This is a predicted structure of an 81-nucleotide RNA (c-di-GMP-I riboswitch aptamer).
The coordinates come from a structure-prediction model, not an experiment, and the mean pLDDT is 78.
The sequence was found by an Rfam model in a public genome assembly.
Rfam family: c-di-GMP-I riboswitch aptamer. Rfam 15.1 lists 5,092 matches to the family in 1,772 species.

RNA sequence: AUAAAUUUUUAGCACACCUAUUGAAAGGUAGGGUCGCAAAGCUAUGGGUCUAAGGGAAACUAUGACUGCCAGGUUGCACUU
Numbered sequence: 001a002u003a004a005a006u007u008u009u010u011a012g013c014a015c016a017c018c019u020a021u022u023g024a025a026a027g028g029u030a031g032g033g034u035c036g037c038a039a040a041g042c043u044a045u046g047g048g049u050c051u052a053a054g055g056g057a058a059a060c061u062a063u064g065a066c067u068g069c070c071a072g073g074u075u076g077c078a079c080u081u
Base pairs, nucleotide, nucleotide: 004081005080007078012037013036017032018031019030020029021028022027035068041074042073043072045071046070047069048066049065050064054061055060
């Protein structure tokens, strides 16, 4: 340096839920919270999922979202072997 495995301490992130705010909604942001996480960092690229304002007679429909669903891309911390 690379690869694999592991999670003691320290440090980090923060599901559900609550409050405020924003949005048509899904969802986002901030604070609390702490189920979990060694990429639960970043990226909507492929699959998947959510929403349906607008459109449509209806069925449906993304141009709106989700990276804490999986994969890809990219960057990267500590200990031990």